Model confidence (mean pLDDT): 83 of 100.
The RNA shown here (transfer RNA) has 73 nucleotides and comes from an archaeon.
[in-house]
RNA sequence: GGGCCCGUGGUCUAGUGGUUAUGACGUUGCCCUUACAAGGCGAAGAUCACCAGUUCGAUUCUGGUCGGGCCCA
Numbered sequence: 001g002g003g004c005c006c007g008u009g010g011u012c013u014a015g016u017g018g019u020u021a022u023g024a025c026g027u028u029g030c031c032c033u034u035a036c037a038a039g040g041c042g043a044a045g046a047u048c049a050c051c052a053g054u055u056c057g058a059u060u061c062u063g064g065u066c067g068g069g070c071c072c073a
Stems, first nucleotide, its partner, number of pairs: 001072007010025003018056001027043005049065005
């Protein structure tokens, strides 16, 4: 230098044009317990990496930028 893939709560992830962005772990309030753990009922936590474009509408499609991974030279 060229090709391909990925970027979504603290972490891992689902969603791939549509009206509330999903779940698990973690955090946290209450219940339970003598207490802790486990368990039950709740809660908070996301500018969907950034900029532009297409569209009535973009997390999703297109272009560019940044970052990460793999391969080729």
Rfam family: tRNA. Gene Ontology term of the family: triplet codon-amino acid adaptor activity.